[in-house]
């Protein structure tokens, strides 16, 4: 350095549910809130799932979205016991 991930340090993030708000909808933001994460940082490139729309009659197929906290793959990154 890499690889790994500890009942360590120093800090992050932030599921459900509630409240406002935006959106036809999946869903977003914001605040409260902590299930949980070692990339829960980054990006929608593959796949996956969702919603919408059009074709069709429908275990399919357009065409645009959601979703990184669903996986793969890329990028970058704090700490240092074994």
């Nucleotide at each position: 350095u890499c690889c790994c991930g500890a009942c360590a340090a120093c800090g992050c993030u932030a599921a459900a549910c509630c409240c406002u708000u935006c959106g036809c909808g999946a869903g977003g933001a914001g605040g409260g809130g902590a299930c949980a994460g070692a990339a829960a940082g980054c990006g929608g490139c593959g796949g996956g799932u969702g919603c919408u729309u059009a074709g069709u009659u429908u275990u399919c197929u357009u065409a645009g979205c959601a979703u990184g906290g669903c996986c793969g793959a890329g990028c970058u990154a704090c700490c240092g016991a074994a």
Predicted 3D model of an 82-nucleotide RNA (c-di-GMP-I riboswitch aptamer) from a Nitrospirota bacterium. Its Rfam family is "c-di-GMP-I riboswitch aptamer". Its family is annotated with cyclic-di-GMP binding in the Gene Ontology. Of the family's consensus pairs, 95% are formed in the model. The coordinates come from a structure-prediction model, not an experiment, and the mean pLDDT is 85.